[in-house]
Molecule: c-di-GMP-I riboswitch aptamer
Organism: Chromatiales bacterium
RNA sequence: GUCAUCCAAGGGCAAACCCGCCGCAAGGCGGGGACGCAAAACCACCGGUCCAGGGGCUUCGUCCCCGGGACAGCGGGGUUGCCGGA
Numbered sequence: 001g002u003c004a005u006c007c008a009a010g011g012g013c014a015a016a017c018c019c020g021c022c023g024c025a026a027g028g029c030g031g032g033g034a035c036g037c038a039a040a041a042c043c044a045c046c047g048g049u050c051c052a053g054g055g056g057c058u059u060c061g062u063c064c065c066c067g068g069g070a071c072a073g074c075g076g077g078g079u080u081g082c083c084g085g086a
Base pairs, nucleotide, nucleotide: 012037013036017032018031019030020029021028022027035073041079042078043077045076046075047074048071049070050069051068053066054065055064056063
């Protein structure tokens, strides 16, 4: 330096739920709390899911298109990182 994650070591993050705040909402922030996570660190580039709006088709369901927002703990991808071992 690269690869990998058996056994360790120091640890790290924090699901659901509850409280408060922001938001039309999805959801986010803070506190509590742990379901889990070897990148559950960061990034919305690709796919996907969710929210709200507009347009088109349709007898009703439905379906399609457009841009806006959200999810990084849905998957891919990019960047970075601790320890021990080979």